RNA sequence: AGGGUUUGAUCCUAGCUCAGGGUGAACGCUCGCGGUGUGCCUAACACAUGCAAGUCGUGCGACGAACUCGGGAAAUUUUGCGCAAGUGAAACUUUCUGGGGGAAAGCGGCGAACGGGUGAGUAGCGCCUAGGUAACCUCCCUUUUUGUUCCGGACAACUCCGAGAAAUCGGGGCUAAUACGGGAUACGUCCUAAAAGAUUCAUGUCUUUUUGGAGAAAGCUCAACUUUCGGGUUGAACGCAGAGAGAUGGGCCUGGGUUCCAUCAGCUUGUUGGUGGGGUAAAAGCCUACCAAGGCCAUGACGGAUAGCUGGUCUGAGAGGAUGGCCAGCCACAUGGGGAUUGAGACACGGCCCCGACUCCUACGGGAGGCAGCAGUGAGGAAUCUUGGACAAUGCCCGAAAGGGUGAUCCAGCGACACCGCGUGAGUGAUGAAGGCCUUCGGGUCUUAAAACUCUGUCAAGUGGGAAGAAGUCCGCUUUGCGGAUUGACGGUACCACUGAAGGAAGCUCCGGCUAAUCCCGUGCCAGCAGCCGCGGUAAGACGGGAGGGGCAAGCGUUACCCGGAUUUAUUGGGUGUAAAGGGUCCGUAGGUGGUCAGGUAUGUCCAUUUUGAAAGCCUCUGGCUCAACCAGAGAGGUGGAGUGGAAACUGCCUGACUUGAGGCCAGGCGAGGAAAGCGGAACUGCCGGUGUAGCGGUGGAAUGCGUAGAUAUCGGCGGGAACACCAUUGGCGAAGGCGGCUUUCUAUCCUGGUUCUGACACUGAGGGACGAAAGCGUGGGGAGCAAUCGGGUUUAGAUACCCCGGUAGUCCACGCUGUAAACGAUGGGUGCUGGGUGUUGGUCCGGUUUCCGGAUUGGCGCCGAAGCUAACGCGUUAAGCACCCCACCUGGGGACUACGGUCGCAAGGCUGAAACCCAAAGGAAUUGACGGGGGCCCGCACAACCAGUGGAGCAUGUGGUUUAAUUCGAUGAUACGCGAGGAACCUUACCUAGGCUUGACAUACCGAUAGUACUGACCCGAAAGGGAAGGGAUCCGUAGCAAUACGGAAGUCGGUACAGGUGGUGCAUGGCUGUCGUCAGCUCGUGCCGUGAGGUGUUGGGUUAAGUCCUGGAACGAGCGCAACCCUUGCUUGCAGUUACUCGCCUGUAAAGGCAGAACACUGCAGGGACUGCCGUGGUUAACACGGAGGAAGGUGGGGAUGAUGUCAAGUCAUCACGCCCCUUAUGCUUAGGGCUACACACGUGCUACAAUGGUCGGUACAGAUGGAAGCGAAGCCGCGAGGUGAAGCAAAUCCAAAAAAGCCGGCCUCAGUUCGGAUUGCAGGCUGCAAUUCGCCUGCAUGAAGCUGGAAUUGGUAGUAAUCGCAGAUCAGCUACGCUGCGGUGAAUACGUUCUCGGGCCUUGUACACACCGCCCGUCACGCCAGCUGAGUCGGGGGCGCCUGAAGCUAUCUUAUCCAACCCGUAAGGGAGGAGGGUAUCCAAGGCGAAAUCGGCAAGGAGGGCGAAGUCGUAACAAGGCAGCCGUACCGGAAGGUGCGGCUG
Repeated sequence: AGGGUUUGAUCCUAGCUCAGGGUGAACGCUCGCGGUGUGCCUAACACAUGCAAGUCGUGCGACGAACUCGGGAAAUUUUGCGCAAGUGAAACUUUCUGGGGGAAAGCGGCGAACGGGUGAGUAGCGCCUAGGUAACCUCCCUUUUUGUUCCGGACAACUCCGAGAAAUCGGGGCUAAUACGGGAUACGUCCUAAAAGAUUCAUGUCUUUUUGGAGAAAGCUCAACUUUCGGGUUGAACGCAGAGAGAUGGGCCUGGGUUCCAUCAGCUUGUUGGUGGGGUAAAAGCCUACCAAGGCCAUGACGGAUAGCUGGUCUGAGAGGAUGGCCAGCCACAUGGGGAUUGAGACACGGCCCCGACUCCUACGGGAGGCAGCAGUGAGGAAUCUUGGACAAUGCCCGAAAGGGUGAUCCAGCGACACCGCGUGAGUGAUGAAGGCCUUCGGGUCUUAAAACUCUGUCAAGUGGGAAGAAGUCCGCUUUGCGGAUUGACGGUACCACUGAAGGAAGCUCCGGCUAAUCCCGUGCCAGCAGCCGCGGUAAGACGGGAGGGGCAAGCGUUACCCGGAUUUAUUGGGUGUAAAGGGUCCGUAGGUGGUCAGGUAUGUCCAUUUUGAAAGCCUCUGGCUCAACCAGAGAGGUGGAGUGGAAACUGCCUGACUUGAGGCCAGGCGAGGAAAGCGGAACUGCCGGUGUAGCGGUGGAAUGCGUAGAUAUCGGCGGGAACACCAUUGGCGAAGGCGGCUUUCUAUCCUGGUUCUGACACUGAGGGACGAAAGCGUGGGGAGCAAUCGGGUUUAGAUACCCCGGUAGUCCACGCUGUAAACGAUGGGUGCUGGGUGUUGGUCCGGUUUCCGGAUUGGCGCCGAAGCUAACGCGUUAAGCACCCCACCUGGGGACUACGGUCGCAAGGCUGAAACCCAAAGGAAUUGACGGGGGCCCGCACAACCAGUGGAGCAUGUGGUUUAAUUCGAUGAUACGCGAGGAACCUUACCUAGGCUUGACAUACCGAUAGUACUGACCCGAAAGGGAAGGGAUCCGUAGCAAUACGGAAGUCGGUACAGGUGGUGCAUGGCUGUCGUCAGCUCGUGCCGUGAGGUGUUGGGUUAAGUCCUGGAACGAGCGCAACCCUUGCUUGCAGUUACUCGCCUGUAAAGGCAGAACACUGCAGGGACUGCCGUGGUUAACACGGAGGAAGGUGGGGAUGAUGUCAAGUCAUCACGCCCCUUAUGCUUAGGGCUACACACGUGCUACAAUGGUCGGUACAGAUGGAAGCGAAGCCGCGAGGUGAAGCAAAUCCAAAAAAGCCGGCCUCAGUUCGGAUUGCAGGCUGCAAUUCGCCUGCAUGAAGCUGGAAUUGGUAGUAAUCGCAGAUCAGCUACGCUGCGGUGAAUACGUUCUCGGGCCUUGUACACACCGCCCGUCACGCCAGCUGAGUCGGGGGCGCCUGAAGCUAUCUUAUCCAACCCGUAAGGGAGGAGGGUAUCCAAGGCGAAAUCGGCAAGGAGGGCGAAGUCGUAACAAGGCAGCCGUACCGGAAGGUGCGGCUG
């Protein structure tokens, strides 16, 4: 940084798609270790169980287990003393008492409003940012100051009684306080009233002084002293109260910022403001009464949808875009909803009350509950963890402290979820092992990879050692300190050392292009793949497997989502003539923008500075974990906000001035500009009359129609409506639509000139307003012509059309609607700038040779073009160039100029205007082709002209079809069909039936066997093939041996293994060969030049030719394959040669014959010559060339042949041959016999013979060329009517033979008829070939004697030695179906005006929506299937609002206080008062109920349209002049595309 994808190719436009990065992820396969992070995105769904907020005994009362200390008593034991009684001591037990200790509960204090969770709600001062509070509060903490006084009465706990299943509750009694109540005092404080001063933008605030009034408290512990032993005093620590200040935290207010929808455009009644009152810590409609009628909104109110916001995070070059999980700040919420209480703080997650839903317990009477705390469960889901340890650290709460609590936190566990790090070994090692795969069979590759040898030791494992994290706290002392004791969940963890061993540790994905990496097999449009393009229909680098390779790696892929690429919403950084896109036009509101000069100001702007922009994060540096991730410290940055000071060029604002922008005035001018009234002639039509007679009219051709009742035609008269010929145009006018006879009236713009005036008054213009062709609508007129619809006629397969005859709305007028067009220059308006040339139109000025010309200037309308622009086409002072200002519009194609909603309209309909779904394109310009029922030029037996045919008949032959056991196969428009086949009775033969063989009929190699072997083979079975088989019966080489013979080998044979064989498939896997366009004149290349490019040029143009043949011009110059020529043949001639050919002369000579001879001629066949537009004339461009002429055997490539460019048709051939792949292998191979290829209702092609007299027949008679001949041609002679037989001469051929040429010529007969034409068919008798003529041969004779009397539509060949006609030969071949084919000669015509038409072709040009290329493309209805959306009687549901009813808890207000009550007051008391509880009422209000609407959604019979679907039906609308040019608007009509009318456009 780009790439793929629209096309045959190109450039552009445009969408889709890929490569990158990221994630709280999930899924698939796989998995060694560690570190650091991270882990319910869904159901703010429901929750079992445990824990998550307690603490203080230095506030208080009561109680008090274990344990412990002191004291008393008793018993027991031991012991001292004593004789004993006894006594003393010790131990132990029991008991009493005092103290310590402290589990559980209570009063009281503080905390529980923090910490932790979640993101439902919220579009809001909720959040962010900057401020304000002179409108406020703040427990605990710090600091300053002043106090800490005197009294009182209760209630828990406890005890007794009672109710209840329980939860819990009631009653009687006792009691303490830092609990509660009252009084005193008052430095500050508060209230009230007044004065003075200071200060603020201001309401106000502050300071000082003065008057009156109000308001506090609590103690506990320790020590010392003292004591009447009750206590008191002093001090200390902790508390308490009043006040000030600070700190911290909060409340409220304000500027700015904060998603989408305008198919949400108007919203609002406490609403906006004021006054009084209330209320709060505090401003305020926060609440209330009254008054006023305001407030918000296009700079988006109101409504709807969605959403916690931010620091940040991801991405990006940036600007941006997306996002808000973890961490941090703020907000909101705690089962849904409402409410208050307490408190410094809550309307309170683990508090209370009430309503609802749900769950649980229950004895049915009643109760209990709230994991969006940590774990955990169920459910949902693609998906997200342990019911762990510890308070050791950090922090928080309580406490004086010790300490206690803490699922905050610190740790551990689970998960590759993410990031980071490490390992799975390293070196040497080629017989390149084995094995796998591939193979061109040589080899290649996996592969130094392994094995093997030599090393190392991370991780894991084992053994031993073993931290830091600890600071504090407590005790003691000689106390700025010293000494001692003690505290670790993690954890025996990190880390260190040792042991031994390569041992325990690699997968995933991809390999057609994009995109790094390729082969084999399988499959056969199947199975499947696919992100896009696209792969798969028998040779798949794209599917599946294998081998190999590429990439990444404890991960790899996939899916989902975000940014990027995408300049594809464009501020940076896009566009609108034709690709999507300029509003139909103008006026004008808001808004935006705005000329010159000067002064002021300081809004924007710029500079400096202050402050803020939390921390974390990002960036830089440094440091700590072995590194890194991670963490720590320092710095930088934070584009933003606010304050202060300054600058004044530009912008804004204020003031003043100016004239060039704009406008006015005066003078002149042009014009189909607009409106109204009047007038005119031509044409048309109708009516009346005259003349006149049979047609008129209409068309491609016709018909319908009109006309003898007199048309058309023609003359005269009268009427009517509409439109205005010529002028006329590239012309004029208008904003656009549009405007055309003449005259008048009214009216508007524009242009020119001016020594004139105003003084920026301007430009654009969202909304808005006006105008706006045609068609159409309403009312009323009018109606000649024209003419949707309609009727008729024609055409046609049909013809709802095109053409014709009629003809209604309408077209016209008046008034009113409609508001659209290809309303187009497909080009918005304005201003300025940037070379020209030319024409035209309207002015002005100047000059001249003055009905005119030239020059200058100015306003229009056109053309061509510099620079520049553009994808190209093109635009080019009338810009699509260079700039500025304003508006409108575009963002892939279809769906869709649609739906729904809104709005306008009488209606038709207009304006606004989506989505689902489908596609990977749709499109613009240009290029090369191809095509056109486009154009131009040209050619060809292409047509025309002429001759002869085919198509009709019979027969032959090939094909189709049918038949068959088989009728083998191929060829199928031209370019198959007398074709492969130049010769099917068997063979051929590939087909069918039947019988046989299996290493085979044929080739090669190897192994084994083989003397009675190979070979031969009577005979038997058999149709043959084949099978069986008596008998006969070998060879060669080497070694040994005298020899017999033995052994080994060769050949042959047999058996076996590889293999043979296949006319089996694929001509769409191929080679080769061939047909065709076409013997048409074309097809290309190199270099240069032009074009962004495909490509063009050359090769086009002007001439010419058979020809891209040649000449000429020319940004081309050359070249190649084709053309031509070179080759063969034929026509003339020369030389040479002269037998088997020839015979002029000479010689000779016959029955005949060149026999001898000759070398002249002919001929033969070898080598030459000859023709080149060379010569003359004319035309032409001086040329090429054309025409005419001379000469010549031949004249303009002399005739004929061979020769076939690049390519086209997937043309033909796998059955000539060759060949890849596939298939068969006792058969799809081989062989044998018989049959078939020869069938026959029929259809077609190609031929033969005819239909007759230019003939037939009989007789006579003449003249060729070419070819063949040895298993051959076969003479003469003889036999036979003949086919033929016999015969055998000659001939391997210029010698002999086939061989007679026939038509022709001469003569005779036939006389127009189904014949003396014609010969099919059939019968009989023969001949020949062959093993064999039945299926199924040819020929002969006799007899028979069919159709046919010149051939419909249609169609073929031929331009001269041609057609026509006549015969001859050959190949194949035993014979023949040959009338075929290939050649040969004989006789020998007619016609061509010409290129309009048919067919084919060449060149140039034009259009194109075609490129598989017109046998193309393509439109609409209908039928069928699928899909999504719209509508739909209705039905079900959601959220929200409105009206009414009802109204819990609770606050407040008010009444009552007849029930109950300790504190204060009065009173000795009883009792009373005050106050409270309770009760009633009222306002507000959650939930609920009822009602009518709106809105959103689900389902829905049916309805209308749309999209998609390989081969359905009907037509042919569009693309070429698409066969009627197309398209736009509108109206009518029609199965459908569509048709027609009116107006418009050229695309």
Model confidence (mean pLDDT): 85 of 100. Small-subunit ribosomal RNA from an uncultured bacterium, 1547 nucleotides, folded computationally. Its Rfam family is "Bacterial small subunit ribosomal RNA". The sequence is in RNAcentral, with records from SILVA.